Predicted 3D model of an 89-nucleotide RNA (c-di-GMP-I riboswitch aptamer) from an Acidimicrobiia bacterium. Of the family's consensus pairs, 95% are formed in the model.
[in-house]
RNA sequence: CCCACGAAAGGGCAACUCCGGAGAAAUCCGGACGACGCAAAGCUGCGGGCCUACCGGGACUCAAUCCCCAGGGCAGCCGGGCUACCGAA
Repeated sequence: CCCACGAAAGGGCAACUCCGGAGAAAUCCGGACGACGCAAAGCUGCGGGCCUACCGGGACUCAAUCCCCAGGGCAGCCGGGCUACCGAA
């Protein structure tokens, strides 16, 4: 110095709840509160999986509603890729 690993130290992120906003929704953004947890809970939709169904298609007593469908979404579901602080065993 590099890889693996994860004791310690210094730190980091932030579940939930509430308010405001975007969105058809899933969900996301900001603020407050707060800490469920996380050694990548940093980034990335490449693989798997999951969520939603505006548009579109179909069913129905042709309405309500139901079924199918990601161009939407989830990285704090798993795997992969990229990057990264510290340094005991």
Its mean pLDDT, the model's own confidence on a scale to 100, is 89.